Background
This is a predicted structure of a 77-nucleotide RNA (c-di-GMP-I riboswitch aptamer) from a Myxococcales bacterium. Taxonomically the source falls in Myxococcales (Bacteria, Pseudomonadati, Myxococcota, Myxococcia). The model forms 95% of the base pairs in the Rfam consensus.

RNA sequence: CCACAAUAAAGGCAAACCUCGCGUGAGCGGGGGACGCAAAGCCUACGGGACUCGCCAGAGUCGGCUGGGUUGCUGAA
Repeated sequence: CCACAAUAAAGGCAAACCUCGCGUGAGCGGGGGACGCAAAGCCUACGGGACUCGCCAGAGUCGGCUGGGUUGCUGAA
């Protein structure tokens, strides 16, 4: 350095639910709260998938659905 994910240490994030606000909606943001997460950090202007709106054409949402890309803490086998 790469791969990998045991043990600890330092930490980090925050599901459901409650509440306030935004949105037609999927959902998003603030506060509370912790199911969990070795990337539950970031990327949809790289794919797949699910979902929403729409007569259609299309437009949108989800990175805690998944493939992948990229950055990062620690260090046993």

It was read from a public genome assembly, where an Rfam model found it. Model confidence (mean pLDDT): 89 of 100.